Notes: Model confidence (mean pLDDT): 88 of 100. The part of an RNA shown here (small-subunit ribosomal RNA, central domain) has 350 nucleotides and comes from a Bdellovibrionota bacterium. Rfam family: Bacterial small subunit ribosomal RNA. Rfam links the family to the GO terms ribosome and structural constituent of ribosome. NCBI's taxonomy places the organism under Bacteria, Pseudomonadati, Bdellovibrionota.
Context: one part of a larger RNA
RNA sequence: UUGGGCGUAAAGGGGAGGUAGGUUGUCUUAUUUGUCUAAGGUGAAAUCCCUGGGCUCAACCCAGGACGUGCCUUAGAAACGGUAAGUCUAGAGUCCCAGAGAGGGUUGCGGAAUUCCCGGUGUAGCGGUGAAAUGCGUAGAGAUCGGGAGGAACACCAGAAGCGAAGGCGGCAACCUGGACGGGUACUGACACUAAACUCCGAAAGCGUGGGGAGCAAACAGGAUUAGAUACCCUGGUAGUCCACGCUGUAAACGAUGGGCACUAGAUUUGGUGGGACUUGACCCCCGCUGAGUCGUAGCUAACGCGAUAAGUGCCCCGCCUGGGGAGUACGGUCGCAAGAUUAAAACUC
Numbered sequence: 001u002u003g004g005g006c007g008u009a010a011a012g013g014g015g016a017g018g019u020a021g022g023u024u025g026u027c028u029u030a031u032u033u034g035u036c037u038a039a040g041g042u043g044a045a046a047u048c049c050c051u052g053g054g055c056u057c058a059a060c061c062c063a064g065g066a067c068g069u070g071c072c073u074u075a076g077a078a079a080c081g082g083u084a085a086g087u088c089u090a091g092a093g094u095c096c097c098a099g100a101g102a103g104g105g106u107u108g109c110g111g112a113a114u115u116c117c118c119g120g121u122g123u124a125g126c127g128g129u130g131a132a133a134u135g136c137g138u139a140g141a142g143a144u145c146g147g148g149a150g151g152a153a154c155a156c157c158a159g160a161a162g163c164g165a166a167g168g169c170g171g172c173a174a175c176c177u178g179g180a181c182g183g184g185u186a187c188u189g190a191c192a193c194u195a196a197a198c199u200c201c202g203a204a205a206g207c208g209u210g211g212g213g214a215g216c217a218a219a220c221a222g223g224a225u226u227a228g229a230u231a232c233c234c235u236g237g238u239a240g241u242c243c244a245c246g247c248u249g250u251a252a253a254c255g256a257u258g259g260g261c262a263c264u265a266g267a268u269u270u271g272g273u274g275g276g277a278c279u280u281g282a283c284c285c286c287c288g289c290u291g292a293g294u295c296g297u298a299g300c301u302a303a304c305g306c307g308a309u310a311a312g313u314g315c316c317c318c319g320c321c322u323g324g325g326g327a328g329u330a331c332g333g334u335c336g337c338a339a340g341a342u343u344a345a346a347a348c349u350c
Base pairs, nucleotide, nucleotide: 003322004321005320006319007304008303012318014201015200016199017198021194022193023192025088027086028085029084030083031082033081034080035077036076037075038074039073040072041071042070049065050064051063052062053061054060091191092188093187094186095184096183097182103177104176105175106174107173108172109171110154115149116148117147118146119145120144121143125136126135162169163168206247207246208245209244210243211242215241216240220236221235222234223233258317259316260315261314262313263312266295267294268293269292270291271290272289273288274287275286276285299306300305323350324349325348332343333342334341335340
């Protein structure tokens, strides 16, 4: 390479947009470029294969035949692919109406709580633990009442609930803004799917500059524990956590399951929404579309399990794997302020 694979054995890119490329709906006509059929030509010799022969056999040699992916020419076929011209509406998109949602951004506001400050009351403890001690407190702590400051996070509602491409998103209000869904079926008429390259987004930690700093808390200090204790426990506590702008670009970035389309028993719960029936009724009941769950048939699977949200049955496109260690390392390249990221071996060894 072929092949076989990728939930858990090695293997789905963290996610999206998207160029080339690959793939591509219905009907008609044309063409004959791919494709197919037939004939002819060519396809050197040697070799390989078959038959026969020559060296005593064989290897080897000689002769004949056969084979020869392919290429060219001519004639023909027109289903399929391509191309060209048209057609359609089932794919895709636009438009109108309606509602759902922690989807995103900006600004403002609110209450509870912690901490600190000021004042009142008040007196000897508080705090902490398995037990203690460090620590705080007669310079009046802790407790309690009133006032103030400041930062961060938003109890209940809250749900296997919802939204988002993923990361992720939760107090309230206004403004700006994206997507999805349901209904209508007016419009376009294949405009589609996927996706190397490329671009953008991307938790936490980390980095740069400037702010901010209540609580928490790497590092650090002290107290304990212990044989020791560079830990677990306790008292403190700085970066950081927060904001603005810029960088980093990684995660068990997980459903450890790439995206799209189609098909293949059901049962049940729930979010959004349409229709029907029946009503006092927003319920209940029946049918549909669209999400989120549980169970389960066939089938699949090494098993576990999956099972219309497939890991079933098929098609299209991308990414990736190929024994363990060495190693996601070295070297080189690219990116980065750095930390490092990315691409990515070999010797050797089992």